Source information: A computed fold for a 74-nucleotide RNA from a Tissierellia bacterium, annotated as transfer RNA. Its Rfam family is "tRNA". Rfam's curators write: Transfer RNA (tRNA) molecules are approximately 80 nucleotides in length. Lineage of the source: Bacteria > Bacillati > Bacillota > Tissierellia.
RNA sequence: GCGGGUAUAGUAUAGUGGCAGUAUGGAACCCUUCCAAGGUUCAGGCACGGGUUCGAAUCCCGUUACCCGCUCCA
Repeated sequence: GCGGGUAUAGUAUAGUGGCAGUAUGGAACCCUUCCAAGGUUCAGGCACGGGUUCGAAUCCCGUUACCCGCUCCA
């Protein structure tokens, strides 16, 4: 330098164009004599910038970070 892949909540992971989910973790409350366990509720996320579309986590282009492979080199 070239090609491919990945990026979603603190962590892990689903979501192939129509309200962003699940588990775990966190907070409050209930339960319990207390703790643990259990129950209810709440907060928190689409790497970044553009484009397409009525509508984008999803499709297209670019950038960034990481991973894999290939190539060149004095």

The coordinates come from a structure-prediction model, not an experiment, and the mean pLDDT is 82.